[in-house]
Formats: sequence, C1' cells, structure tokens
RNA sequence: AGGGGCGUCGCCAAGCGGUAAGGCAACGGGCUUUGGACCCGUCAUUCGCAGGUUCGAAUCCUGCCGCCCCUGCCA
Repeated sequence: AGGGGCGUCGCCAAGCGGUAAGGCAACGGGCUUUGGACCCGUCAUUCGCAGGUUCGAAUCCUGCCGCCCCUGCCA
C1' cells in the first nucleotide's frame, strides 16, 4: 500500500428495513437467624463516529476511527 472480517448494555450475545431478544453481572424486593441458593421486579429513546437514502435504518450506501487476518513494498 492492496484485500477481507468484526465493532450492539459492565461481559457474552440475538437481530439481516417495521422501531433493540436472551444469559451472566448489577440494583430493589421476597424467603432465610445471617449468607448462599431459589423466587419476583428493574436494567440500551439506543447499536464505533459523521453524513446520505427511506414514511421508517443496528440492518442499505459513503467517508472516517479502532481491532483482527491475508497479500505485498522498504529497511
């Protein structure tokens, strides 16, 4: 330098144009002498950033940023 993949809650992770599942963790409550376990509830106006398309974008398009892989160049 060229090509490809990935980026979603604290962690993992689903979603593939129709308005963010689930698990763990955390927090509140119940139960318990206490703790653990168990049970109930809460937990992303938001998807790396900025634009664009669309009635509608995590999802499509463009440009950046970051990480990983492959190929090449210089020393």